[in-house]
Context: one part of a larger RNA
Molecule: small-subunit ribosomal RNA, central domain
Organism: uncultured marine archaeon
RNA sequence: UUGGGCCUAAAACGUCCGUAGCCGGUUUGGUACAUUCGUGGGUAAAUCAGACAGCUCAACUGUCUGAAUUCUGCGAGGACGGCCAAACUUGAGACCGGGAGAGGUGUAGGGGUACCUGCGGGGUAGGGGUAAAAUCCUGUCAUCCCGUAGGGACCACCAGUUGCGAAGGCUCUACACUAGAACGGAUCUGACGGUCAGGGACGAAGCCUAGGGGCACGAACCCGGAUUAGAUACCCGGGUAGUCCUAGGUGUAAACGCUGUGGACUUUGUGUCGGGGGUCUUUCGAGGACUCUCGGUGCCGUAGUGAAGAUGUUAAGUCCACUGCCUGGGGAGUACGGUCGCAAGGCUGAAACUU
Numbered sequence: 001u002u003g004g005g006c007c008u009a010a011a012a013c014g015u016c017c018g019u020a021g022c023c024g025g026u027u028u029g030g031u032a033c034a035u036u037c038g039u040g041g042g043u044a045a046a047u048c049a050g051a052c053a054g055c056u057c058a059a060c061u062g063u064c065u066g067a068a069u070u071c072u073g074c075g076a077g078g079a080c081g082g083c084c085a086a087a088c089u090u091g092a093g094a095c096c097g098g099g100a101g102a103g104g105u106g107u108a109g110g111g112g113u114a115c116c117u118g119c120g121g122g123g124u125a126g127g128g129g130u131a132a133a134a135u136c137c138u139g140u141c142a143u144c145c146c147g148u149a150g151g152g153a154c155c156a157c158c159a160g161u162u163g164c165g166a167a168g169g170c171u172c173u174a175c176a177c178u179a180g181a182a183c184g185g186a187u188c189u190g191a192c193g194g195u196c197a198g199g200g201a202c203g204a205a206g207c208c209u210a211g212g213g214g215c216a217c218g219a220a221c222c223c224g225g226a227u228u229a230g231a232u233a234c235c236c237g238g239g240u241a242g243u244c245c246u247a248g249g250u251g252u253a254a255a256c257g258c259u260g261u262g263g264a265c266u267u268u269g270u271g272u273c274g275g276g277g278g279u280c281u282u283u284c285g286a287g288g289a290c291u292c293u294c295g296g297u298g299c300c301g302u303a304g305u306g307a308a309g310a311u312g313u314u315a316a317g318u319c320c321a322c323u324g325c326c327u328g329g330g331g332a333g334u335a336c337g338g339u340c341g342c343a344a345g346g347c348u349g350a351a352a353c354u355u
Base pairs, nucleotide, nucleotide: 003327004326005325006324007309008308012323014202015201016200017199021195022194023193025088026087027086028085029084030083031082033081036076037075038074039073040072041071048066049065050064051063052062053061054060091192092189093188094187095185096184097183103178104177105176106175107174108173110172111155112154115151116150117149118148119147120146121145122144126137127136163170164169206250207249208248209247210246211245212244216243217242222238223237224236225235260322261321262320263319264318265317269299270298271297272296273295274294275293276292277291278290279289280288281287304311305310328355329354330353337348338347339346340345
C1' cells in the first nucleotide's frame, strides 16, 4: 500500500534479445468508439438541498418542491485520444565511402624469454632457505658455467584513468571466417519505434562428468621443519585435487559506477581516443601547430539537486514512457512445497518466536 522511495540508510534483475501488455513523431481528410454539450425518457424509498410545519428549542420527525449518479432515445461539436485513408522526414533502419579497435571463433607456425627435466663438457664442497634456523638437495658429483634435446604453462618492454565488447570479459605473430560501433554522404525505405510480465541466449572464478596433459603454482584435520604456553595458522621444505586442452554440466560473485533501459531539455573550463571540415606551416610523410564539429572516455566545476559525502550535458538537475524492486532488526535467503541440476547446489520463498 490511491503514499514515499531504490549511489552510500531496505530496495535496479549479472547482461542482452524479445512475445503479450503499456506508451508512441509531423501534416491533411474522413469517422464519431471514447469524450463534451443540449434536449426527451427513465432515475423505488431512504439520503442530500430549499421552504414550511410538529414535538417548549434542537437533534429528530413530517409535508411540498428540487438536486444528483449509473442507463437510454434524438441532436450538436470535432480540439485531443482511438480507428480508416493519403502523404512527410526529423525518430528508426538500409546502402555507399575511407578510417579505428586486446570484439569473437578456428587453424598454423613460429616466435619469445624464463622455468623444469634429460644428455655431454668444465668444475669442487657445499647448495637452498630464513628475522634466525631446521626439515630438504648434494661425493651415484649438487649449486655454478658452457653446449644440446625435450616438456608444459605464460606472453615482459610497447602500455596509456588507451581501445573494443551487452555484460562476463578481451593483450606474442600471421592467416581464414565473422560481429558490432563511430564519422562522412547530394542515396533509399517511410514511424517500420521505446520498454518489456512470461520466455530465450550469453554469463568470471570455483565445482562436477568423461578423456587427455601435468613445467610452475598449489586447497586438504595432506606430510614434514620452525615459531609458540599451544599453533589444526602466519614463515620454510615438499605435495594431491585443481589451475591447462577437448566435449558437456552447474548459473553464482563486492557479476560494482553498489547508479535499469530509451528519449528530450539545461552555464563553463581542460586533457585524451576515433571520424570529418577549416587556417597556417612543412626537411612533403596516413608530418606538425591552431581551431570548429560529431561520437567515445577522464578531470575540475556553475546553477540545480541532495541528510550529507557528493553529483553536476557520461546527472544523483528538469520532464516523459516502460520494466524490476523495497516497506524495522533477528529468525532467514532458513523451513516446507514446487521446479531445475549427475552432485554440490540454484531459483521461488514463509511463519511461529524474539526485539